RNA sequence: GCAAUUCAAAGGCAAACUGCAGGUAACUGCAGGACGCAAAGCCACGGGUCCUUCAAGCAAGGAUGGCCGGGUUGCCCGA
Repeated sequence: GCAAUUCAAAGGCAAACUGCAGGUAACUGCAGGACGCAAAGCCACGGGUCCUUCAAGCAAGGAUGGCCGGGUUGCCCGA
């Protein structure tokens, strides 16, 4: 100097639930709230799950990145 693990410090995100708003819905935004998170930042590319529609299936359109994989960027780095 580099890597891994654990502990510590600073900062970050925010599940359930509640209120308001949007959407047919899945769900989303904002505020409150913290179960958790080292990518729980970003991208629906592959798979999964969920919703809607119909001509009902190898269909179409959507939702989920806090379901998994992949891509991409990245903070501290003290013991």
A computed fold for a 79-nucleotide RNA from Zoogloea sp., annotated as c-di-GMP-I riboswitch aptamer. Of the family's consensus pairs, 95% are formed in the model. The sequence was found by an Rfam model in a public genome assembly. The coordinates come from a structure-prediction model, not an experiment, and the mean pLDDT is 81.